[in-house]
RNA sequence: AGAGUUUGAUCCUGGCUCAGGAUGAACGCUGGCAACAUGCUUAACACAUGCAAUUCAGACAGGAAGUGGUGUUUCCAAUGGUGAAUAGGUGAUUAAUGUGUAAGAACCUGCCCUUGGGAGGGGAACAACAACUAGAAAUGGUUGCUAAUACCCCAUAGAGUUAGUACCUUUACGAGGUAGCCUGAGGAGCAAAAGGGAGGAAUCUGCCCAAGGAGAGGCUCACGUUUGAUUAGCUAGUUGGUGAAGCAAUGGCUUACCAAGGCUCUGAUUAGUAGUUGGUCUGAGAGGAUGAUCAGCCACACUAGGACUGAGACAUGAACCAGAAUCCUACUGGAGGCAGCAGUGAGGAAUUUUCCGCAAUGGGCGAAAUCCUGAUGGAGCAAUGCCACGUGAAGGAAGAAGGCUCACGGGUCGUAAACUUAUUUUCUUGGAGAAGAAUAAAUGAUGGUAUAUGAGGAAUAAGCAUUGACUAACUCUAUGCUAGUAGUCACGGUAAAACAAAGGAUGUAAGCGUUAUCCAAAAUUAUUGGGCAUAAAGUGUCUGUAGGUGGCUUUCCAAGUCCGUUGUCGAAUCCUAGGGCUCAACCCUGGACAGGUGAUGGAAACUACCAAACUAGAGUAUGGUAGAGGAAGAAGGAAUUUCCGCUGGAGUGGUGAAAUGCGUUGAGAUUAGGAAUAAUACCAAAAGGAAAAAACACUCUGCUGGGCCGUCACUGACACUCAAAGACGAAAGCUAGGGGAUCGAAUGGGAUUAGAUACCUUAGUAGUCCUAGCCAUAAAUGGAUACUAAGUGUUGUACGUAUUGACCCGUAUAGUGUUGUAGCUAAUGUGUUAAGUAUCCCACCUGGGAAGUACGUUCACAAGAAUGAAACUCAAAGGAACUGACGGGGGCCCGCACAAGCGGUGGAGCAUGUGGUUUAAUUCAAUGCAAACCGAAGAAACUUACCAAGGAUUGACAUGCCACAAAUCCUUUUGAAAAAGAGGAUUUCCUUCAAGAACGUGGACACAGGUGGUGCAUGGCUGUCGUCAGUUCAUUCUGCAAGGUGUUCAGUUAAGUUCUGCAACGAGCGCAACCCUUGUGUUUAGUUGCUAUAGAGUUUGGGACCUUGAACAGACUAUCAAUGUUAAGCUGGAGGAAGGUGAGGAUGAUGUCAAGUCAUCAUGCCCCUUAAACCAUGGGUGACACAUGUGCUACAAUGGUCAGGACAAAGAGUUGUGACCCCGCGAGGGCAAGCUAACCUCAAAAACUUGGCCUCAAUUCAGAUUGCAGGCUGCAACUCACCUGCAUGAAGUAGGAAUCACUAGUAAUUGCCAAUCAACCAUAUAGCAGUGAAUUCAUUCUCGGGCCUUGUACACACUUCCCCUCACACUAGGGAAGUGUGCCAUGCUCAAAUUCAUUAUCUUAACCACAAGGAUAUGCCCAAGGCACAACUAGUGACUGGAGUGAAGUCAUAACAAGGUAGUCAUACUGGAAGGUGCAACUG
Repeated sequence: AGAGUUUGAUCCUGGCUCAGGAUGAACGCUGGCAACAUGCUUAACACAUGCAAUUCAGACAGGAAGUGGUGUUUCCAAUGGUGAAUAGGUGAUUAAUGUGUAAGAACCUGCCCUUGGGAGGGGAACAACAACUAGAAAUGGUUGCUAAUACCCCAUAGAGUUAGUACCUUUACGAGGUAGCCUGAGGAGCAAAAGGGAGGAAUCUGCCCAAGGAGAGGCUCACGUUUGAUUAGCUAGUUGGUGAAGCAAUGGCUUACCAAGGCUCUGAUUAGUAGUUGGUCUGAGAGGAUGAUCAGCCACACUAGGACUGAGACAUGAACCAGAAUCCUACUGGAGGCAGCAGUGAGGAAUUUUCCGCAAUGGGCGAAAUCCUGAUGGAGCAAUGCCACGUGAAGGAAGAAGGCUCACGGGUCGUAAACUUAUUUUCUUGGAGAAGAAUAAAUGAUGGUAUAUGAGGAAUAAGCAUUGACUAACUCUAUGCUAGUAGUCACGGUAAAACAAAGGAUGUAAGCGUUAUCCAAAAUUAUUGGGCAUAAAGUGUCUGUAGGUGGCUUUCCAAGUCCGUUGUCGAAUCCUAGGGCUCAACCCUGGACAGGUGAUGGAAACUACCAAACUAGAGUAUGGUAGAGGAAGAAGGAAUUUCCGCUGGAGUGGUGAAAUGCGUUGAGAUUAGGAAUAAUACCAAAAGGAAAAAACACUCUGCUGGGCCGUCACUGACACUCAAAGACGAAAGCUAGGGGAUCGAAUGGGAUUAGAUACCUUAGUAGUCCUAGCCAUAAAUGGAUACUAAGUGUUGUACGUAUUGACCCGUAUAGUGUUGUAGCUAAUGUGUUAAGUAUCCCACCUGGGAAGUACGUUCACAAGAAUGAAACUCAAAGGAACUGACGGGGGCCCGCACAAGCGGUGGAGCAUGUGGUUUAAUUCAAUGCAAACCGAAGAAACUUACCAAGGAUUGACAUGCCACAAAUCCUUUUGAAAAAGAGGAUUUCCUUCAAGAACGUGGACACAGGUGGUGCAUGGCUGUCGUCAGUUCAUUCUGCAAGGUGUUCAGUUAAGUUCUGCAACGAGCGCAACCCUUGUGUUUAGUUGCUAUAGAGUUUGGGACCUUGAACAGACUAUCAAUGUUAAGCUGGAGGAAGGUGAGGAUGAUGUCAAGUCAUCAUGCCCCUUAAACCAUGGGUGACACAUGUGCUACAAUGGUCAGGACAAAGAGUUGUGACCCCGCGAGGGCAAGCUAACCUCAAAAACUUGGCCUCAAUUCAGAUUGCAGGCUGCAACUCACCUGCAUGAAGUAGGAAUCACUAGUAAUUGCCAAUCAACCAUAUAGCAGUGAAUUCAUUCUCGGGCCUUGUACACACUUCCCCUCACACUAGGGAAGUGUGCCAUGCUCAAAUUCAUUAUCUUAACCACAAGGAUAUGCCCAAGGCACAACUAGUGACUGGAGUGAAGUCAUAACAAGGUAGUCAUACUGGAAGGUGCAACUG
C1' cells in the first nucleotide's frame, strides 16, 4: 500500500466481499513445561452450610475456674468506652441532586499535631444478679439489691448576640467591611470522671474549654458530557421580592403576603438508551468504538418509605413500618436478606477451591503482650491471554523397505529412517537448600518451593489449518447438479488442481482453525478529505425575518488572534533513559513532548466593537428609448356550425378497403339573409421581443409595473444569500352561477381482429369559454460578484465617420443565438449566457428493490398534497462510450431473387427413400434450407451390424511358452449346418542329429475380440453461408481505455478490380492470373485411322483433305472515335476463328453452425469377457390402414402404330467381349471366328425422314394389375430377382392452395455408354453426343448477400430482451372487532411507620418547680393499596389490502428498432391484465 466482483470488452459511478490488528470470549481437533497476568459480559434471579467486626479487666461492680487457705494468675454474660459511616461487592437507577476540567464562599470536623487555660461541691438510679412468673419458640413480665471514665444538680468561665462609636470602601448616604481600646444592654441556656487509670516514685495516660493547623466532608457556579422534531411549546413554589421558620452552612429548602415572572429552534418539554473519568482497542493522523481487570468519583444493598444514634449514616453483615416471595410453628405467633469469601440451584455458547496463613503490607481495639481481619499474602483449577524453553544434535546413499505417482525408463516422501558418535535443556531419582525478617533475640502460610549439585538414559513430549483466484502451496482415485463445498466470485450434470479420501506441498506451532464483536481498509458522512447537466442529488418561481458573509481610508480598543511567564490537568498507563528477575513477558527508579484550562504581562497586521471620513457596490434624481409586460373597457372582419329561403335532382360522407351515418318528408352542391360561440390568417415570424417563473400575439382607449442607454446632480455600504414565514404558480380536477360554435375523456354504433374493453370511422356527455373561490402538482443546469482567446449572426440604445437624408462601416454597452481555443469532464459534451478559475450563502444526495409505500401529523370540499420509515430481499442496479448482431429504420449495390418466358412438381399409376405403425427382428446412421434414388458405385445365402433356436470359450484373427504331431488330401456315419465320430492315403525345408523354421492339434496364462457407449473428449474428412468479396497484420497517428485509422469518401468494376483524394505508408490470406478441357491456325509425325487404285479381298502408294497426338502461335482494351477529373474506366466501330473474364471445369480466405461422421479409418476414457466377443442354419432389413420427399410413365394427332431409309460422340472388354451361320414368335439356345483393342466385339443409335392406317374416342392413347406358358443367372429365385410370349386392360382427359429448375448450344426433347457387379438385378448415379427454342420493361415488391449510416433496455446477440393480472408454495411487515402487558401523569379515597406541631390527657428516681422528658390522643405531610380517566409502549388476534422470493403453470404482448399507434412526466376517466383515451408539457 491494495485486491475480487456489474460488461462481449472499456472507462466511470456505486455498493458488497477479502487480506491487518484486537478481545474478560465461546466452539472443534490436539496438548510437554515454566514465569507473569486474567477468570458470571447472561438472572440487581433465588440461596443450604461455614466464615467475612471486633476489642478493652490499666473504666466498673460482680461471677466463675484453679488452690487445703490467702495472694498471684486466667476466663467472662452484663454495665461502660472505641470501632462498626473504613475495608470488601455490584452497576439496577441516573442524561444531571452524576461526572471531568477550572474557579468560588456562607460552613462543619471524632481520632492526629501545636499553643494557652482548667478539673470545686453534691446526688439519685438502672442492668447483671436473686426469687416468682407468661410463651411451642422468638422473646418477655413483676418484686428486690448494687458499682463506675454510665446518669443528674450547683459553682466557676469565656466564646457568641445586640445598640452606639471610630475607620475604610462605594454605583453617594441605601449599603457593605474592619476593630473590640471605650460606653451601655443582656447573660435564657451551656463544662469537667477532684479520690479518673497505671506505677514505689519520676512519670505515662485519659477528661473539659478556647485558638490555630493538617487531612476529610457538605454547598455554589462556568464550560464539556447520547439519540429522536413522525416529541414544539413547557412551568404554579413555578421566577423574583419582603417577613418568618429551619439548617453545620447559602438558598423557595419551607411558609404567609406581594409582583408575573422563568425556560425554549444555540432544541425547552417529552420519549428511548446509558453509571462516569483516568484509560483500553484501532487508526499515518483527524477521528471511530469502548468503559472487564488496576485507580478516582457517584449510586445501590430483596422492593418502597421515614427516622434514631453519632464527629460522620438517613447506615442496612443496626432498628421501625408496608409489600413480594421463602422458611419455622404446638396455628396463637415468629424468622431472615451472599451485588463480602468459598459454595449450590437456575439462566446461558460461557467463567474456578465450601483450600492455607495472619509470616509480610494495611486496618480496628488496647498502655502493652495479645486478639480480630475470606482486606491481604499465597497455593489449587482453566492453553483464557502474553512471554520463554523443549520435543533432540553431528555424520550417514545400498538413495533400503514401504507409500504415492509414472511416458514403466524413472520421480518423490528422502539424510528422512536404519546405523555410528557425542550430549542431557526437559524428565526420573539421591542427598543439600534459600532471600523475602523490619530484630539484640524470636517469628515463613508460601515450601522441602526456587536454586546449585550427584546418578540414569534419546530417553517422557506435534499438532492444526490450508492447497481454483483473491492467497503461500498439485497430483492420483472415487462420485456424477448426487453427496457435498462456499468469506466473495463461484465449484459439482463421467476425464473436478474447488466435494470426499490418499500421497505430496504450504503456513503456523503447544497451539491451530471456526464463530461473534470493534476499529482500519471506507475519501463509503469527506474539518483534514466527496459530490448534485446525463450516474443518487438544484426546492416550480419570487419576496423576505433570524442566521451566515460583506467595498475603500484613518483613529481607538484588545473580544477573537499571536508571544512570554506561571498554576493546574492525582497515581498507574502510553512514550523515553536506566536498572532488577538467566532472557522476555513482568516489575522498579527517573524524565519529557503535544494538547486542555485558570492567572498574569505584552504585540496590534488581520477579523470584530466604538468613532470619523470616502465613492468604484447599491439606491435616488433627470433626459431619452424598445417592447405579444399587467389588468380593465370598447369596437371589427374571415372561418365553422346552425336556422329560414332561391336554384337543382341523387347521391353524399368516410376509409387501406368498407360500413354505421345523412338523403326524393329533397341531402351534398350553389346562392341571399339571420343567430351563436370560440379563436384572432396575411401584415410581422426571426432560435425576434418584454416578463420572477408559470405564461404573453386582431385593432383602439385610458390606468399601471419593470428594464436598457445617456447625464454624473444627490444619499453614503444602505449590500449578497437566505431556515421559518408569505405571494404567485401550465394542464387536468373540484364548488356555485352563466355559456355551449368547434374539438372531445366517458359512452353508443360501424369496422379490423383469434379476441380488440385499442389504433381507423360515425355520433357524442363532462370538459374546453366567462365570473367568484379552491387545488399546488409536471421531463433534468439555485442565486450573487470578479477574472479568463477569437470568429460570425441578430435585437435595443448612444457616440464616431459619412451623407441632403436614410442605410452601410467602426466603437461602447445591455440582451439573445451559433462555431470554437485554453481549461474542465467518466465520456458525451461545456466553453465570457461555463459544466473554466475563485469567493459567499441556501436547498439536496450517500447501493438496487420494498417505496414516495406503511404508521403518525399538518393542509384540502374531494381527488389528493406535504413530511416520510422499517422488516425482508439481491450482488448488483446505474452513466457514457466501443465492437458486433438485429430493426415491420434509411441510402447504395449484386444474385434465375423477383419480373418476362419455357418446362415441371403438387392430382393419377408405378419405382424408390423417409416417417409412422406393425413385428421375434423389421440392424444402424442422416432430420429446415444444408435429411429423405442420402451412407448404399447395386440386401435371394454371403453382404449383415438385427431376430429365433443350435453350438463352442486363449477363442474366426496377432505375439510369446510347453507338449505332441509334417502340413495336407480322400471316403463314410449323425446333424439344418457349424461340429463331432470312424476309416484310409501321403510324409516338406534345414541339420552340428540335441535341435530349429513353417504349418496343424492339445494345454496354462499374459491377452485377443467388440459395427458396444460418448461426434458434447478427439484426429482426419465433409456439408453450409459462398466462388459471396471479404478477412487480417507490421509500423505510424489518434482515444484514459475498449477501440479507431488503414479497409472510410467521390468515381469504377464480376471483384477491397482499379484510379484520384485523404494521418496514413506498406504487406499477408482471398479476387484475378498461373492448371485442365474446348473453339482457330502453323509446323511436325503417319498405324490399326483418312484417301487413291481395284468387281471384291490381300497388297501397294500419298499427306493434299479429314482425323489423332506433340510443339508453337493467337486476345492485351492492343487500335480508332465519343465520354470521363489530364485517371481508372465505360460506349460504339474496324480487323479477327474468338473482344472486353471467349465458354466450361478444377481451385472454396478469416470464420459461423459444440453442423455431420467413434458404422470408412484412426483414437482418449468408460463398458462386455462361458459374452455385448465367435461359428453355422433359417428368417428379417422387401411387412402396410396411412403421411410425405425424389423420380419414371402417361393423359395423346407437334401423336400412336406398321413398313422402308439416314446421321453420332464418349466408353468397356481375356474368370471378358463374343461377330458370321443355324434353331426359336421371343427372351434365348447351339456351333464358333476375331480381339489384351484408332485393327475385333458390345453396336441397333433414337428423335429424324418417306409412305400407309388410326380421326378425338378412356380410343390402335395409357400401360398398372392379374392369369397361363416360358427363358437366363445362380448350391438355391416361395418369402424375395430380372427377362419373354399370349391374354387381361385399372387410375389417368393436363392437375387446388402452394412450389421448383433454367439466360444459349442453355431450357426442352432424343437415344448411347460406364462404374458397382464371381453370376443375376438400374425408372437411380456418373458421363456422351443428336435436334434445338422463348424471354429479360426494369429493381417497386419477395428471398439471400455485401458496403455505409442510424436507433437499441439485445451480446446464448430478435427463436433476444421484457411488463402485468390470475393459479400454487414460502417469508416478513401493515390494517383489524377485540384481548391482554408494562410504564408514566393526574384526580379522588384509605392511610402504616416516622419527624414536626398542639391552651388536649396521663405520667416521671436524682434537682427543682411547673421548666424539661416520656406515653396516649389529635392535626399537617406521606409509602404501599383501592377507584376513575388519559397518554405512551412491547405482544397476541378470526379476517384482510398490498409487497418480496420461488428451472421449466395460464392469459395476453405494454416497453426496448419508427417495437409495428414514437415514448415519457403531471392529471382525469375507463378496462381481465399489461394498458387505452382526453388535455397541457418534454425530447431522454
This is a predicted structure of a 1484-nucleotide RNA (small-subunit ribosomal RNA) from Sequoiadendron giganteum. The organism belongs to Sequoiadendron, within Eukaryota. RNAcentral holds the sequence, with entries from SILVA. Its mean pLDDT, the model's own confidence on a scale to 100, is 82. It matches the Rfam family "Bacterial small subunit ribosomal RNA".